[in-house]
Molecule: c-di-GMP-I riboswitch aptamer
Organism: Geobacter sp.
């Protein structure tokens, strides 16, 4: 350099819980707290899992179900350009990137 082990030291992160704050939610953020964690760093490309506010179907109504991505214009129209939208989870898993210490 690359690969494969984690067991010393050092030294890093923080689930559940709560306290506060954004959010419809799901979840995020700060703060306390450790379950764990060698990538529990980044990153939504492929799977997956969760929400359901707007949309949408049903219905007298309370409401209940769908739905996480598609719509919409031009044009030279089996198509290609433009524009608006496209929620979380990386501590579910797998790609992709960057990385510490020891040891073989």
């Nucleotide at each position: 350099c690359a690969c494969c082990u984690g067991u010393a030291a050092g030294g890093g992160c923080a689930a559940a819980c709560c306290c506060g704050c954004c959010g419809a939610a799901a979840g995020a953020c700060g703060g306390g707290g450790a379950c764990g964690c060698a990538a529990a760093g980044c990153u939504u490309c492929c799977g997956g899992g969760c929400u359901a506010a707007a949309g949408g179907a049903c219905a007298u109504a309370c409401g209940u179900c769908c739905u996480a991505a598609u719509c919409g214009g031009u044009u030279u129209u089996u198509a290609a350009c433009c524009g608006a939208g496209c929620g979380c989870c990386a501590g579910c898993g797998g790609g992709g990137u960057u990385g510490u210490c020891a040891g073989g």